Model confidence (mean pLDDT): 83 of 100. Predicted 3D model of a 1396-nucleotide RNA (small-subunit ribosomal RNA) from an uncultured bacterium. Its Rfam family is "Bacterial small subunit ribosomal RNA". The sequence is in RNAcentral, with records from Greengenes.

[in-house]
RNA sequence: UUAGAGUUUGAUCCUGGCUCAGGAUGAACGCUAGCGACAGGCUUAACACAUGCAAGUCGAGGGGCAGCGAGGGGUAGCAAUACUCUGUCGGCGACCGGCGCACGGGUGCGUAACACGUAUGCAACCUACCCAUAAGCGGGGAAUAACCCGGAGAAAUCCGGACUAAUACCGCAUAGUACGUUCGAGUGGCAUCACUUGAAUUUUAAAGAUUUAUCACUUAUGGAUGGGCAUGCGCAUGAUUAGAUAGUAGGCGGGGUAACGGCCCACCUAGUCAACGAUCAUUAGGGGUUCUGAGAGGAAGGUCCCCCACAUUGGUACUGAGACACGGACCAAACACCUACAGGAGGCAGCAGUGAGGAAUAUUGGUCAAUGGGCGAGAGCCUGAACCAGCCAAGUCGCGUGAAGGAAGAAGGAUCUAUGGUUCGUAAACUUCUUUUUUAGGGGAAUAAAGUGUGGGACGUGUCCCAUUUUGUAUGUACCCUACGAAUAAGGAUCGGCUAACUCCGUGCCAGCAGCCGCGGUAAUACGGAGGAUCCAAGCGUUAUCCGGAUUUACUGGGUUUAAAGGGAGCGCAGGCGGAGAUGCAAGCGUGACGUCAAAUUUCGGGGCUCAACCCCGUCUCGCGUCGCGAACUGCGUCCCUUGGUUGCGGGAAGGGAAGGCGGAACUCGUGGUGUAGCGGCGAAAUGCAUAGAUAUCACGAAGAACUCCGAUCGCGAAGGCAGCCUUCCGACCCGUCAACGACGCUCAUGCUCGAAGGUGCGGGUAUCAAACAGGAUUAGAUACCCUGGUAGUCCGCACAGUAAACGAUGGACACCCGCGGUUUGGUCUAUAUGGCUGAGCCGCCAAGCGAAAGCGUUAAGUGUCCCACCUGGGGAGUACGCCGGCAACGGUGAAACUCAAAGGAAUUGACGGGGGCCCGCACAAGCGGAGGAACAUGUGGUUUAAUUCGAUGAUACGCGAGGAACCUUACCCGGGCUUGAAAUGUACCUGACGAGGCUCAGAGACGAGCCUUUCCUUCGGGCAGGUAUGUAGGUGCUGCAUGGUUGUCGUCAGCUCGUGCCGUGAGGUGUCGGCUUAAGUGCCAUAACGAGCGCAACCCCUUCCGCUGGUUACCAUCGGGUGAUGCCGGGGACUCCAGCGGCACUGCCGCCGCAAGGCGCGAGGAAGGCGGGGAUGACGUCAAAUCAGCACGGCCCUUACGUCCGGGGCCACACACGUGUUACAAUGGGGGGCACAGCAGGCAGGACGCGGGCGACCGCGUUCGAAUCAUGAAAUCCCCUCCCAGUUCGGACUGGAGUCUGCAACCCGACUCCACGAAGCUGGAUUCGCUAGUAAUCGCGCAUCAGCCAUGGCGCGGUGAAUACGUUCCCGGGCCUUGCACACACCGCCCGUCA
Repeated sequence: UUAGAGUUUGAUCCUGGCUCAGGAUGAACGCUAGCGACAGGCUUAACACAUGCAAGUCGAGGGGCAGCGAGGGGUAGCAAUACUCUGUCGGCGACCGGCGCACGGGUGCGUAACACGUAUGCAACCUACCCAUAAGCGGGGAAUAACCCGGAGAAAUCCGGACUAAUACCGCAUAGUACGUUCGAGUGGCAUCACUUGAAUUUUAAAGAUUUAUCACUUAUGGAUGGGCAUGCGCAUGAUUAGAUAGUAGGCGGGGUAACGGCCCACCUAGUCAACGAUCAUUAGGGGUUCUGAGAGGAAGGUCCCCCACAUUGGUACUGAGACACGGACCAAACACCUACAGGAGGCAGCAGUGAGGAAUAUUGGUCAAUGGGCGAGAGCCUGAACCAGCCAAGUCGCGUGAAGGAAGAAGGAUCUAUGGUUCGUAAACUUCUUUUUUAGGGGAAUAAAGUGUGGGACGUGUCCCAUUUUGUAUGUACCCUACGAAUAAGGAUCGGCUAACUCCGUGCCAGCAGCCGCGGUAAUACGGAGGAUCCAAGCGUUAUCCGGAUUUACUGGGUUUAAAGGGAGCGCAGGCGGAGAUGCAAGCGUGACGUCAAAUUUCGGGGCUCAACCCCGUCUCGCGUCGCGAACUGCGUCCCUUGGUUGCGGGAAGGGAAGGCGGAACUCGUGGUGUAGCGGCGAAAUGCAUAGAUAUCACGAAGAACUCCGAUCGCGAAGGCAGCCUUCCGACCCGUCAACGACGCUCAUGCUCGAAGGUGCGGGUAUCAAACAGGAUUAGAUACCCUGGUAGUCCGCACAGUAAACGAUGGACACCCGCGGUUUGGUCUAUAUGGCUGAGCCGCCAAGCGAAAGCGUUAAGUGUCCCACCUGGGGAGUACGCCGGCAACGGUGAAACUCAAAGGAAUUGACGGGGGCCCGCACAAGCGGAGGAACAUGUGGUUUAAUUCGAUGAUACGCGAGGAACCUUACCCGGGCUUGAAAUGUACCUGACGAGGCUCAGAGACGAGCCUUUCCUUCGGGCAGGUAUGUAGGUGCUGCAUGGUUGUCGUCAGCUCGUGCCGUGAGGUGUCGGCUUAAGUGCCAUAACGAGCGCAACCCCUUCCGCUGGUUACCAUCGGGUGAUGCCGGGGACUCCAGCGGCACUGCCGCCGCAAGGCGCGAGGAAGGCGGGGAUGACGUCAAAUCAGCACGGCCCUUACGUCCGGGGCCACACACGUGUUACAAUGGGGGGCACAGCAGGCAGGACGCGGGCGACCGCGUUCGAAUCAUGAAAUCCCCUCCCAGUUCGGACUGGAGUCUGCAACCCGACUCCACGAAGCUGGAUUCGCUAGUAAUCGCGCAUCAGCCAUGGCGCGGUGAAUACGUUCCCGGGCCUUGCACACACCGCCCGUCA
């Protein structure tokens, strides 16, 4: 000293990218802004610059004297004053001369370099001023500027003449330690050599000033300082830059330089650099340091410090100690200024400032007081260096905007579950207190030390000491005191998750938001506003950039079977790595000491500004170098060893390779024979072949290619790959023996070689097969799949090519780590066994371990070592460009722009499959009857309409909501009214009635106007009613995608889950799987599961049989009575029946099969037999299924109308289309007559009977029943008669006439009756529906709704009463198991291409 999160999925684990939270900045932008301290401020155009300033100084070097001051002289009588003369003095412009101007200041263009950093070296060098030491300073000369005169020019400036000085310049003398040469000696070293020393010889110096104290000058040596040069190491990217280089590399000799050197030159040699990356291209000043990070790293190089480079661009030298010189010179170029057009003058990347560029960066300020620099003896002068001030929230740090109390928890806002609560909120008001800050007044620093001047003193005579004087820009600033008074001072962003913080309104995939995921299509915590909240705070957000998170380039610290990733394989140079022992060295390594690592910065410790930031003092360090010491490990040298490796000897197996030879079968073709009509081909066909004789068959012949069986889970090979037999040659492997050598090894970038199929070139060959191509089919099309043909090719030789899912998707080598089984081939033991031991291969299963999992598992994907290759999100793309290779095809190498938030691996659960297995269902099949054709009824679509109200729309809408639309219903349309409203209700006020009955008028009615009759209670508070006002109302208006409730469907299908345990990292699995069985997840057995729940079944109802109890209105056997007849009556409790309680059926019994569960039997028994039949009952869930119009309900909308009342109309329309039905098309029938047998159920606004009338619907009168009491009777069937196959004696639509009934009212728009008329229709295309037994079919009856009825519908009831099921291949739906999957909105999925 190390933090994570969001995002791929229905969910999971992993891989992997993207994004966020942090810190930072010379920043910019938006909103906002009180103060101070400290630091910072053109990142862009090294773009162009107006103006001012930024380097001068020395008169103690000099000649002088323009200007200033002083003195002196003269003139104006004197003074003042004015004028004038005078270099006499202070000083001094310009000039000569000295020093400085090479520092300081700016910028980052260039530079990839000894530029920089670090460590060394110079035996190859220089250094003005400064210090030390030694010596010296003699004597001459010739000029020149200024000034003056003249000239040219617009100007800048220049030219000519004449005079003159110096610390300017030049000789001479002096010099021996400097330079050169020559001759010696000694010492040392680093190759050339260096140092010390002796002798000889050549050459080279100087300046004075001021006034006595110094300063300056010359030479030499040494030091210090500053530089120059050389070298090791370090320091960007690109190989789609692989070769570069002629002064190039070196030598010899010169030149040049302070000095070395191809630095330059002549000659000679042909080298030199480079895969450890030369050259080239692009980018870039380097470092101290800064930011980030746990660190290792990564990124940066602004401010400050060091170095470098540059000064408009390019070049060049001069002067000088030092420059190739920012404010010097010359030349060229670009730009720009002045001009009299001849010519001149210029360089802000110094400080300010201007323009331009840009998102963007300040004052044309003050002072030399301090620090520092230049000159000077000094005073001093100069200094845009510096110190200060100004501007800017542009950063860091600090302070403040008040503190305490204060609940009626005020008003107001917001919100909610709304009489009220919650929140803003102790917040405010109010009371008390404080005064930092602001304002005003007053006081008031440090920074100053030294030096100078003056005076004094000391000694060591040029220094020191003392006293005093003088010097402050900032600044009357910091700081301190006093006064007033809460007085002068808060915002920004955010509030879906990540991420702290939530509600309301508006909007309605619009407007907009967004860092990622994503929000917005009418209830948005995600947009906009508001209230509230959260975070930070004089700032807060956004944008840009860097590091972090990212172990996402992995040295620390990753991977490569399937996620991206092992090269197709081998050999092998360089390189990397390397067995055992001994010994030496000490390069690596370890350790100690020393040097260095500038300062600043960082760390730590201390100190100073009121604190802090900031500043000051001390301290620590990487790295590099030097010298020792150590010797385990690595390395190097030597010796030695045998286990790695190689060779030899003896055996062994093989489809290893190359060449040659041989063989049989088959295909095709040719010839001949036999033989006749087809062959061939397919799902079915056709093209094709065939009477000129095919196919078939026999014989003979030809040619090419491939090698049946053996044959395998096999063998061999480096890989690709290799298969008839024989011969020859070549290679590798294994075992045994242990003979020889003695680490000779492993791996391998570049390189070399091999490398399936297909392809290419040349030459052969060509039987089969067969791209291309042709034809025939298939098809919507069919450039395919199928068929008939057919060329390259397939084969051989030579040469190229060089890729594959070249796969074990797994590089090579070595070592180690439990086992079992099979197989190939060796050796060996005991002695034959189905044996043991030991090798080398191939294969299967597993322990540990590994892995995301699947899986791998001594043939590792385990544990380790070494080397090589490769990967870093998906797409773009293995593409483009470039280069290399190739005859070409093409191969190798191999990007970017742009775009997405994923792409992906493994496994899980579902769903799905024209996957598999098992099973079920009127699912098919087998049957019966229908629909689809006709007419009509009814519903729907469409159309129409003022309106044809609305909803339901595959199955699961369509005789559905509706179980009754003429008005009403009614929701629609037209018209007319009402507005507290048609109905309910609170409050306040007024009235006393309200209401009921009757009548009149207008009107279509609602409604309006009017008349008559009747009419309150009270405890006086009021009740009740009406009117007015107001709060509620009312809405079949919208949203079934906001909902409740209810319903349909899968489906009465057998499923759906849970607890605990176990397995799995996890999603999840197990249980629930498997075998048998069942209608059933029904049961049995088995079993890491054991149990349980919702479903199934059972319990409930109806029905079938029996018993018991009870009998009236039901029943009537027995007894009695009675009638024309009848349980009609008395009675009866037997029977039927009614309605209550029980019983029975359970595979219980028998036989067979089976472990059991259970199954089977034309079994027994039984009314009923294997669930006896029917109903009710509908698991978890699916379809955002249906319904806001049944009801309820959130939200939205309307309020003299989208509410409500009334009249009329509409919902009944009609070219058409569909669904559901009815009636038919007839003889198993129609018509007429006769006769028989039910059950459910309902009945007073009703059901009926009897009598009478009418052909009838029906009407009138009487009677009966609130009902086991009355009404009460079925039709098909059966019997008789008739019709005789026809649009009919079938069929009944439509129409005409006449009626009946209901009702206020049958025109739109009712039903029924009678008479007449008598349509379509002769059994229905493709297709399709129902039904498995009391079922289908057929026949009638009842009920609800209802005044009536468009009912042929719906719901029930009984009567008559079949046929068929071989079976599960197929269609549909479903259940279980399994498999695949790129689907999960789940195959009506996903997705590809083309076009728009």